[in-house]
Context: one part of a larger RNA
RNA sequence: GAACAAACGCUGGCGGCAUGCCUAACACAUGCAAGUCGAACGAGAAAGUAUCCUUCGGGAUGCGAGUAAAGUGGCGAACGGGUGAGUAACACGUAAGAAUCUGCCCUUCGGUUUGGGAUAACAUCACGAAAGCGGUGCUAAUACCAAAUAAUAUCUACGGAUCAAAGGAGGCUUCGGCUUCCGCCAAAGGAGGGGCUUGCGCCUCAUUAGCUAGUUGGCGAGGUAACGGCUCACCAAGGCAACGAUGGGUAACCGGCCUGAGAGGGCGUCCGGUCACACUGGAACUGAGACACGGUCCAGACUCCUACGGGAGGCAGCAGUGGGGAAUAUUGGUCAAUGGGCGAAAGCCUGAACCAGCAAUGCCGUGUGGGUGAUGAAGCUUUUCGGAGUGUAAAACCCUUUUAUGUGGGAAGAAACCAACAAGCAUAAUACGCUUGUUGUUUGACGGUACCACAUGAAUAAGCCCCGGCUAACUCCGUGCCAGCAGCCGCGGUAAUACGGAGGGGGCAAGCGUUGUUC
Numbered sequence: 001g002a003a004c005a006a007a008c009g010c011u012g013g014c015g016g017c018a019u020g021c022c023u024a025a026c027a028c029a030u031g032c033a034a035g036u037c038g039a040a041c042g043a044g045a046a047a048g049u050a051u052c053c054u055u056c057g058g059g060a061u062g063c064g065a066g067u068a069a070a071g072u073g074g075c076g077a078a079c080g081g082g083u084g085a086g087u088a089a090c091a092c093g094u095a096a097g098a099a100u101c102u103g104c105c106c107u108u109c110g111g112u113u114u115g116g117g118a119u120a121a122c123a124u125c126a127c128g129a130a131a132g133c134g135g136u137g138c139u140a141a142u143a144c145c146a147a148a149u150a151a152u153a154u155c156u157a158c159g160g161a162u163c164a165a166a167g168g169a170g171g172c173u174u175c176g177g178c179u180u181c182c183g184c185c186a187a188a189g190g191a192g193g194g195g196c197u198u199g200c201g202c203c204u205c206a207u208u209a210g211c212u213a214g215u216u217g218g219c220g221a222g223g224u225a226a227c228g229g230c231u232c233a234c235c236a237a238g239g240c241a242a243c244g245a246u247g248g249g250u251a252a253c254c255g256g257c258c259u260g261a262g263a264g265g266g267c268g269u270c271c272g273g274u275c276a277c278a279c280u281g282g283a284a285c286u287g288a289g290a291c292a293c294g295g296u297c298c299a300g301a302c303u304c305c306u307a308c309g310g311g312a313g314g315c316a317g318c319a320g321u322g323g324g325g326a327a328u329a330u331u332g333g334u335c336a337a338u339g340g341g342c343g344a345a346a347g348c349c350u351g352a353a354c355c356a357g358c359a360a361u362g363c364c365g366u367g368u369g370g371g372u373g374a375u376g377a378a379g380c381u382u383u384u385c386g387g388a389g390u391g392u393a394a395a396a397c398c399c400u401u402u403u404a405u406g407u408g409g410g411a412a413g414a415a416a417c418c419a420a421c422a423a424g425c426a427u428a429a430u431a432c433g434c435u436u437g438u439u440g441u442u443u444g445a446c447g448g449u450a451c452c453a454c455a456u457g458a459a460u461a462a463g464c465c466c467c468g469g470c471u472a473a474c475u476c477c478g479u480g481c482c483a484g485c486a487g488c489c490g491c492g493g494u495a496a497u498a499c500g501g502a503g504g505g506g507g508c509a510a511g512c513g514u515u516g517u518u519c
Base pairs, nucleotide, nucleotide: 001519002518003517004516006515007514008513009512010511013366014365015364016363017362018361019359020358021324026322027321028320030319031318032317035075036074037073040072041071048063049062050061051060052059053058082277083276084275092201093200094199095198096197097196100194101193102192105190106189107188108187110185111184112183113147114146115145116144122137123136124135125134127132153162154161155160167182168181169180170179171178172177203249204248205247210240211239212238215237216236217235218234220232221231222230252274253273254272255271256267257266258265259264279300280299281298282297283296302313303312304311305310330356332355333354334353338352339350340349341348342347369399370398371397372396379390380389381388382387404456405455406454407453408452409451413446418440419439420438421437422436423435424434425433463508464507465506466505467504468489469488470487474503475502476501477500478499484491485490
């Protein structure tokens, strides 16, 4: 000098864009953060209201409504969001590789036949304080099971053997069926995504020198989607290491960021990629995918409820609270856009996201007025008492109105979806459906915001640090090795340009200094 996720002191007009628990991976009240599909399935309320009946207590029927809430089933919940504890490792980066898996999506090809038995919901009975749970009875499916069919799949002794499926919605119908769309099953390929292996790179300590028994290799078996001591039996005795093994310490890694002429040094916050973790430790289940943040089980610590028998919980999601700390924000709005999940769609959900709020935390922009104005007011400071300085500075006069305040106007961000029509595709079809186009209706949290116009009036807006040398900027007074200053050299003991105040001056400016850290 530059930089910062900064903090502290004094000060503080506005706007835009960024950034905002670096410490306790400490503990958490409350709310929200993952649902959706009735075009897979069976069932199905109530309040209210209308009519009728009534013994005036009420009852029946319709609407509410095939709605709500719940259940079976499917897909999603493995994404998105958070954090950096662990990890010195094929974790990451880069470059290769072979023994692999892949839901949804795309392409190709073939199929989607015939049956069966259950079960939740529901009803009823019982247990429990609760969480919850059991018995009996009924019922459906794109839930479950069996049979058939079977190749380009799998196995093979090459003869053969084995393996699948599910329907739903719309249109037409002569009721036989035909057809469109969405699904379902088998196989092959693709795309994107994962798992695995390897070369090289990847901090520090030798005041850590030896380490290793599934250890190193082989054979066989098991296991896995897959190679492999991954696991096991047997056999051999290997394997690593001063080119630093083993051990200790520290640390997520990278694209990048800061600095520097570069080489290098330091850092890894925001944004993007990868990894790891989800109260601590362990385990598997389901599934295309997890050994699963808002799933399950076991153990532990902690907190809460309890009828003492037993139960419930996990903010390193968004807000927020306590605590720690020098220190870090709202228990906000909206799904309008972008993106995601489900759905044929309408749509629903989305603390992802987009916005708003708070903070000079940073960067950038802008203002706090402009012109004229005296041999030069007053005040203040100084003086050799003549004067000099503050100083065109002020006043005064003439202007302007960014900003401010008020009034009025007022966006872009919105294209879709949907409906109608037209053309094409498909079809037996001028239905239904799909694609494209035209027209029409509608959708904005931000926000009456940005922006624009007009009105008013210089009106609403300057501080901080420094002035001995380094280093730009000097005098007076006070103090008297005191009080104090100080980055280094050093100032202060009676004339202090170095302390404190004042006048003046220098620097930067909505900031200025200090501290810390890096180069």